[in-house]
Molecule: transfer RNA
Organism: Caulobacter endophyticus
RNA sequence: GCCGCCUUAGCUCAGCCGGUAGAGCGGCGCAUUCGUAAUGCGUAGGUCAGGUGUUCGAGUCACCUAGGCGGCA
Numbered sequence: 001g002c003c004g005c006c007u008u009a010g011c012u013c014a015g016c017c018g019g020u021a022g023a024g025c026g027g028c029g030c031a032u033u034c035g036u037a038a039u040g041c042g043u044a045g046g047u048c049a050g051g052u053g054u055u056c057g058a059g060u061c062a063c064c065u066a067g068g069c070g071g072c073a
Stems, first nucleotide, its partner, number of pairs: 001072007010025004019056001027043005049065005
């Protein structure tokens, strides 16, 4: 230098063919216990890496940028 893949909650990741953003763990509250842990119930937390475009509508499609991983030279 060229090519491919990844970037979504604090962490690990789903989200198919464009139509209200989710799970587990973790956090917080309550119940249970003499108390802790475990368990049950509830609850908060997101500019979907950044930007532009296409579209009635974009996490999803196109392009540009940044970061990471891999391959080739």